c-di-AMP riboswitch aptamer (ydaO/yuaA leader) from Salinispora fenicalii, 132 nucleotides, folded computationally. The prediction has a mean pLDDT of 76. Its Rfam family is "c-di-AMP riboswitch aptamer (ydaO/yuaA leader)". Rfam links the family to the GO terms regulation of gene expression and cyclic-di-AMP binding.
RNA sequence: GCGAGGCCGCCGCCUAAUCACCCGCCCGGGUGAGCCGGGGAACCAGGUACCUGGGGUGCAUCCGCGUCAGCGGUAGGGAUCUUCCGUCCCGAACCCGUCAGCUAACCCGGUCGGUGGUUGACGGAAGGACAU
Numbered sequence: 001g002c003g004a005g006g007c008c009g010c011c012g013c014c015u016a017a018u019c020a021c022c023c024g025c026c027c028g029g030g031u032g033a034g035c036c037g038g039g040g041a042a043c044c045a046g047g048u049a050c051c052u053g054g055g056g057u058g059c060a061u062c063c064g065c066g067u068c069a070g071c072g073g074u075a076g077g078g079a080u081c082u083u084c085c086g087u088c089c090c091g092a093a094c095c096c097g098u099c100a101g102c103u104a105a106c107c108c109g110g111u112c113g114g115u116g117g118u119u120g121a122c123g124g125a126a127g128g129a130c131a132u
Base pairs, nucleotide, nucleotide: 010117011116012115013114014113018033019032020031021030022029023028034111035110036109037108038107039106044101053099054096055095056094057093062073063072064071065070076090077089078088079087081127082126083125084124085123086122
């Protein structure tokens, strides 16, 4: 000097997952605000029997094949101002425990993770915002 990787800080992106304060600090916790989700009346909806349990968070569901490990598609989500088209990527995981429609009061829970930094923040079209 060049290259690769890690950590910290800063600026961003996806996501509800941010902010403030306290436990002297770190770690790990707690509280509050904001945000997100669940349970839970009346009214409304629904309403037979049998079989099959069913429900929830989340974009993450369904179909086909299978040697049951997966494979190929797919609803859907993402690709850095927005929309559309093309293209690419993802299309997981977990919880409740036989119980759940909606739902005022009320009650409970979560506030994690992942990723980029000069790169192409993918290509094209249209529109918008800001600055001069």